[in-house]
A computed fold for a 73-nucleotide RNA from a Lachnospiraceae bacterium, annotated as transfer RNA.
Model confidence (mean pLDDT): 80 of 100.
It was read from a public genome assembly.
Rfam family: tRNA. By type it is a transfer RNA.

RNA sequence: GCCCAGAUAGCUCAGUCGGUAGAGCAGUAGACUGAAAAUCUACGUGUCACUGGUUCGAUUCCGGUUCUGGGCA
Repeated sequence: GCCCAGAUAGCUCAGUCGGUAGAGCAGUAGACUGAAAAUCUACGUGUCACUGGUUCGAUUCCGGUUCUGGGCA
């Protein structure tokens, strides 16, 4: 330098053939206990990396940029 994949909650990730975003873990509060652990219940206003475009409407489609991983040279 070229090619491919990825960037979503504190962490690990799902979601997507366009209609306004979820799980597990973690965290907080409560129940239980003499007290803890475990268990149970409740609790999420996330600039869906950034920017522009298409569209009535974009995490999703298109262009550009940044970063991460892999491959080729």